[in-house]
RNA sequence: GGGUCCGUGGCUCAGCGGCAGAGCGCCCUGUUCACAUCGGGGAGGUCGAUGGUUCAAAUCCAUCCGGACCCA
Repeated sequence: GGGUCCGUGGCUCAGCGGCAGAGCGCCCUGUUCACAUCGGGGAGGUCGAUGGUUCAAAUCCAUCCGGACCCA
C1' cells in the first nucleotide's frame, strides 16, 4: 500500500428498515440466625463519528476513527 471482518448498557453478545434487548454484573427487596442459592422489582446505552438515502436508519450508502486477520 491492497483486501476481508468487527465496533450496540460495566462485560459477553442478539437485533439485518417500523417502540433498543438478553445473559452475567450492579442497586433495592422477600426467604435465612447469617451467607450463598432461589423468587420479585429497579437503574444503566443519543447503537464509534460525520454526512447522505428514506415517511421512518443500530440496520442501507459514502467518508473518517479505532480494532483483528490475510496479501504485498